[in-house]
Overview:
This is a predicted structure of an 85-nucleotide RNA (c-di-GMP-I-GGC riboswitch aptamer) from Firmicutes bacterium UBA7523. The sequence was found by an Rfam model in a public genome assembly. Rfam family: c-di-GMP-I-GGC riboswitch aptamer. Its family is annotated with cyclic-di-GMP binding in the Gene Ontology.
RNA sequence: UCCGACAAAGGCAAAUCUGCCGAAAGGCAGUGACGCAAAACCAUGGGUCUAAGGGCAUUAGCCUAGGAUUGCCAGGUUGCCGAAG
Repeated sequence: UCCGACAAAGGCAAAUCUGCCGAAAGGCAGUGACGCAAAACCAUGGGUCUAAGGGCAUUAGCCUAGGAUUGCCAGGUUGCCGAAG
């Protein structure tokens, strides 16, 4: 350095519920733990979600990201420990 223990010290916190923000997806705080060796950070590529606004259509709708998702995948940056290999 790779790697990831029925190790040690810790860490994070899904769903739910409550309040606030938002057009929505979703976010923030509290609650609570499903889980996580990066479930720390970054929207860079892809995927997925939403469609206020814009466009089309005029009955219903359809398209669209400058929005969102890092606990969807990948990538980048940083970090605790040191079993086996």
Its mean pLDDT, the model's own confidence on a scale to 100, is 90.